[in-house]
RNA sequence: CCUCGAAAAUGGCAAACCGGUCGCGAGGCCGGGACGCAAAGCGAUGGGUCUCUUUACAUAGGCGGUAUCCGCUGCCGAGAGAUCGCCAAGCUGCCGAA
Repeated sequence: CCUCGAAAAUGGCAAACCGGUCGCGAGGCCGGGACGCAAAGCGAUGGGUCUCUUUACAUAGGCGGUAUCCGCUGCCGAGAGAUCGCCAAGCUGCCGAA
C1' cells in the first nucleotide's frame, strides 16, 4: 500500500415514530428519537420501487348498469419527479486486530 473488517480506539451518521415546516404527491428540511450503518460520506449514471400528469376505450385486467351497448377504473406506453438507509457502477474518506 492492497485485500479485509474486530469483543480495539477516537469520533461520526441516524430507521420507525413524534413535533414543526415546504411540496398536489412520492418525499425534502429542522428539532426530538435510535432500528441499524465501515462509507447510512458525495452525486440520480443503469436497473428496481414509488409519486404526479397524460394517451387509448377495438388497450392488459377489473367493476357497475336498463347489457351485441354504455359508463367507471386503469396495466403497458409517454412526460415530469422522489428514493443512493433497494441493488449495481462512479468519486472521496477515519482507524488497524486477524
Predicted 3D model of a 98-nucleotide RNA (c-di-GMP-I riboswitch aptamer) from a Planctomycetota bacterium. The sequence was found by an Rfam model in a public genome assembly. The prediction has a mean pLDDT of 83. Taxonomically the source falls in Planctomycetota (Bacteria, Pseudomonadati).